[in-house]
């Protein structure tokens, strides 16, 4: 160096999640073929040589192991930038909304059947008293009104008596007490969110009614503009929270490329 037969190893890998940790089942990425069956999230199997059980293929190199390069993709951190969102605070020079005042204009009502303004009287308001009405209480009148424990009269029956006669007394009838009811009346008593009522007093700002004087205004709506105050819906400023995207740092890293490493037996 060649041939034959074997063995270690291999027959996908990675990130996230979960776990004390490892591997798997789960999600995602890579990749393209790269064995089969069973197990498994209130899990399954294990313990640093860290899936287990059973079967199959390949096998010392294109295929196994290690390092480096490169980078798909994932995780973490931090600041920054951008976007949308939410919470708190703020300002009032923008937009929006509300509102006071002034005023050009415009419009309506009212006024010579007398406006604004002025004067007078009364009312509206309050207090006291009176009157009236209403209500209450009471009195009078009438009616009803007692199984027995009220009155009168007491049939029948009962009792006493030799008799004459006498006694108590139920029902019935009549009457009445307490009480109840009703209509009407009442000099008197009491009450108050009663009154187109009266008298006296107070207040008297406003309003209403009337009168007098006088003789032309008075009241309202819309509203350009000016000015003042306000709200905080949009926009603005400050700060905070989580979300998404870009950038940066860091960590793991598939596929791919390069380099290195790794047996045993027999025969030639």
């Nucleotide at each position: 160096c060649c041939g034959u037969g074997c063995u270690a190893g291999g027959c996908g890998g990675g990130g996230a999640g979960a776990u004390a940790g490892c591997g798997g089942u789960u999600c995602c990425c890579u990749g393209u073929u790269a064995c089969c069956g069973g197990c498994a999230a209130u899990c399954c199997g294990c313990u640093c040589u860290a899936g287990c059980c059973g079967g199959g293929c390949u096998g010392a190199a294109u295929u196994c192991c290690c390092g480096c390069c490169c980078c798909a993709g994932g995780g973490g951190c931090g600041g920054u930038c951008g976007g949308a969102u939410u919470c708190g605070g703020g300002a009032g020079a923008g937009g929006g909304c509300c509102u006071g005042c002034g005023c050009a204009g415009u419009u309506g009502g009212u006024g010579u059947c007398g406006a604004u303004c002025g004067c007078c009287a009364g009312g509206u308001c309050c207090c006291a008293c009176g009157c009236a009405a209403c209500g209450g209480a009471g009195a009078c009148u009438u009616g009803c009104g007692a199984a027995c424990c009220g009155c009168g009269u007491c049939a029948g029956g009962u009792c006493c008596g030799g008799a004459a006669g006498g006694a108590a007394g139920c029902a019935g009838c009549g009457c009445u007490a307490a009480g109840c009811a009703a209509u009407g009346u009442c000099a008197c008593c009491c009450g108050g969110g009663u009154g187109c009522c009266g008298u006296g007093g107070g207040c008297g700002a406003g309003c209403c009614u009337g009168g007098c004087a006088g003789g032309a205004g008075c009241c309202g709506g819309c509203g350009a503009c000016g000015u003042g105050a306000g709200c905080a819906c949009c926009g603005c400023c400050c700060g905070g929270g989580g979300c998404c995207g870009g950038c940066g740092c860091u960590u793991c890293g598939a596929a791919g490329g390069c380099g290195g490493g790794u047996g045993c037996a027999c025969g030639g």

Predicted 3D model of a 268-nucleotide RNA (Bacterial large signal recognition particle RNA) from a Gaiellales bacterium. Its mean pLDDT, the model's own confidence on a scale to 100, is 76. RNAcentral holds the sequence, with entries from ENA and MGnify. It is recorded under the gene name ffs. Its Rfam family is "Bacterial large signal recognition particle RNA". The family's RNA type in Rfam is non-coding RNA gene.